[in-house]
RNA sequence: CAUUGACAAAGCCAAACCUAAAGUGAUUUAGGGACGGAAAACUAUAGGGUCUCACUUGAGAUAGCCAGUUGCCAAU
Repeated sequence: CAUUGACAAAGCCAAACCUAAAGUGAUUUAGGGACGGAAAACUAUAGGGUCUCACUUGAGAUAGCCAGUUGCCAAU
């Protein structure tokens, strides 16, 4: 440096659902919770997909949809 790995180690994150709050909405934040994850870290003007609002060439949401970038450990 490359590849592989959640069946290793040390750690990490947190689905659905519930409560409270924000938003027209998609959805988001906090707490609980744990389905799962080798990046469930970051990126929405790098690209695609999906969704919402408006109603017309717009604005917004989704990264745990694909994807891009970066990174710990182990083995080869």

Record summary:
This is a predicted structure of a 76-nucleotide RNA (c-di-GMP-I riboswitch aptamer) from Candidatus Izemoplasma sp. Its Rfam family is "c-di-GMP-I riboswitch aptamer". Rfam links the family to the GO term cyclic-di-GMP binding. Its mean pLDDT, the model's own confidence on a scale to 100, is 78.